[in-house]
Molecule: c-di-GMP-I-UAU riboswitch aptamer
Organism: Deltaproteobacteria bacterium
């Protein structure tokens, strides 16, 4: 030094509820934990969703706690 646990500290916080912000989709903050090792951070391909648009389409936006990628990065018993 790498693998390597149902150990330990530690860190984030689904649903729902309340307050605020947006046409929305969502998102901010409380309260809460289902769960999570990148659920840290990038909307870059998908993908789902919401706006505009008479419609295919296009454009603008949401979601990385939907999958992929890129990029930082915890702990280590036994063996």
């Nucleotide at each position: 030094c790498a693998c390597g646990a149902u150990a330990a500290a530690g860190c984030c916080a689904a649903a729902a509820c309340c307050c605020g912000a947006g046409c929305a989709a969502u998102c901010g903050g409380g309260u809460g934990a289902c769960g999570g090792a990148a659920a840290g951070c990038c909307a870059c391909g998908g993908g789902u969703c919401c706006g505009c648009u008479g419609g295919a389409g296009g454009c603008g936006g949401a979601u990385c706690g939907c999958c992929g990628g890129g990029u930082u990065g915890c702990c280590a018993a036994a063996g």